[in-house]
Molecule: c-di-AMP riboswitch aptamer (ydaO/yuaA leader)
Organism: Paenibacillus sp.
């Protein structure tokens, strides 16, 4: 100088998963339960759609659906998504899952109810719009 790997770095990135009040427990940083705003999902009327489930079951979170090959793992692709202040457009890299409800649900005021985890060290430009900070005057 490259390349592998490991570990530090959590302003920050991917998600709805944020901020906070009380009590009890712990005694660096926090656990536990209960609330509250924020943020998300589901159910649920009238009109409206749907005729179209009845085992070929149906249906919900989610981007994560499809398609072909293959005995079969599995491999090509794809619909759709991420990638550091914000937006469009080029480019590079990725991801294209998993898991729930339990015979049952279109849409849907008003009501009713659930969730607030989990992971993580990174593509680069050009326009355009911010925001911070430093120096001057």
């Nucleotide at each position: 100088u490259a390349u592998a790997a490991a570990g530090u770095u959590a302003c920050g990135c991917u998600u709805a998963a944020u901020u906070u009040u009380c009590a009890g427990c712990a005694u660096a940083u926090g656990c536990u339960g209960a609330g509250a705003a924020g943020c998300g999902g589901g159910g649920g009327a009238a009109c409206c759609a749907u005729u179209u489930u009845u085992u070929u079951g149906g249906g919900g979170c989610g981007a994560a659906u499809c398609a072909a090959u293959u005995c079969a793992u599995a491999u090509u692709g794809u619909a759709g998504g991420g990638a550091a202040c914000c937006a469009u457009c080029u480019u590079u890299c990725c991801c294209g899952a998993g898991c729930c409800c339990g015979a049952c649900a279109g849409c849907u005021a008003a009501c009713c109810u659930c969730g607030u985890c989990a992971g993580u060290a990174g593509u680069a430009g050009a326009u355009g719009g911010g925001u911070c900070a430093a120096a001057u005057u």